[in-house]
Molecule: transfer RNA
Organism: Candidatus Pacearchaeota archaeon RBG_16_35_8
C1' cells in the first nucleotide's frame, strides 16, 4: 500500500429495510420476600462509532472517515 471482517445500553450479545415501540442477559437503582444477607419475584434506568448518499422509510443497503482484528505484498 491492497484486501476481508467487525463497531448496537456500563459489559456480553441479538436484531439484516416498515411489522420492532431498538430487545435479551448481566451490572446499577427502587420495591416485595427474609430476623439479616444471599437467592428469588416485580418495576425502573440506559445504546445503534462519525459524515454523506439511495429510499416514502436506514441500526439494517452504498460511499468515505475513525478505531479494533485477520490475510496479502
Nucleotide at each position: 500500500g491492497c484486501u476481508c471482517c467487525g463497531a448496537u445500553a456500563g459489559u456480553u450479545c441479538a436484531g439484516a429495510g416498515g411489522c420492532c415501540a431498538a430487545g435479551a442477559a448481566u451490572a446499577c437503582g427502587g420495591c416485595c420476600c427474609u430476623c439479616u444477607c444471599a437467592c428469588g419475584g416485580c418495576c425502573g434506568c440506559g445504546a445503534c462509532c462519525c459524515g454523506a448518499g439511495u429510499u416514502c422509510g436506514a441500526a439494517u443497503c452504498u460511499c468515505g472517515g475513525u478505531c479494533g482484528g485477520g490475510g496479502c505484498g